The RNA shown here (SAM riboswitch aptamer (S box leader)) has 115 nucleotides and comes from Frateuria flava.

C1' cells in the first nucleotide's frame, strides 16, 4: 500500500519550544499573535487489541454480557465541525427555494484481521 471487518451524536489540558497559518479535499463556518498547526514533557479519556468471570451456540471457532486498565494502538475545539452524491419527509412564496439529531452511497479517520 491493497483487501476484508467493526466504531465515528459520549469522553479527557496544563508546562516549554517556536513564530503563522490551520480544521484532509472544494465551497460554507470556525479557530488563530489573548500564540495556532507542529514538536517534546508531563497529566487526562476511552476501551479496538488486550486481562479476569459469566452465558449463547455448536466443534473449533463465533458472538452476548459484566469488571479491570500492566501493556501495544489511538484520542483530549466544534457530530468526522456542516454539506457535496442519490432517495425520503416538511413549508410555501411554486423554486436553479428553504428546513430536517429521517435513509442509504461516497470520501476520510481510528482499531481488529489478512495479503
Nucleotide at each position: 500500500c491493497a483487501c476484508u471487518c467493526a466504531u465515528c451524536g459520549a469522553g479527557a489540558c496544563c508546562g516549554g519550544c517556536g513564530g503563522a497559518g490551520g480544521g484532509a479535499u472544494a465551497g460554507g463556518c470556525c479557530c488563530u499573535u489573548u500564540g495556532a498547526u507542529g514538536c517534546c514533557g508531563g497529566g487526562g479519556c476511552a476501551a479496538c487489541c488486550u486481562g479476569c468471570g459469566g452465558g449463547a451456540a455448536g466443534c473449533g471457532u463465533u458472538c452476548c454480557c459484566g469488571c479491570g486498565a500492566c501493556g501495544g494502538u489511538g484520542c483530549c475545539a466544534a457530530u468526522u465541525c456542516c454539506u457535496g452524491c442519490g432517495g425520503g419527509g416538511c413549508g410555501c412564496u411554486g423554486g436553479u427555494c428553504g428546513c430536517c439529531a429521517c435513509c442509504g452511497a461516497g470520501a476520510g479517520a481510528u482499531g481488529g484481521g489478512c495479503g

Of the family's consensus pairs, 94% are formed in the model.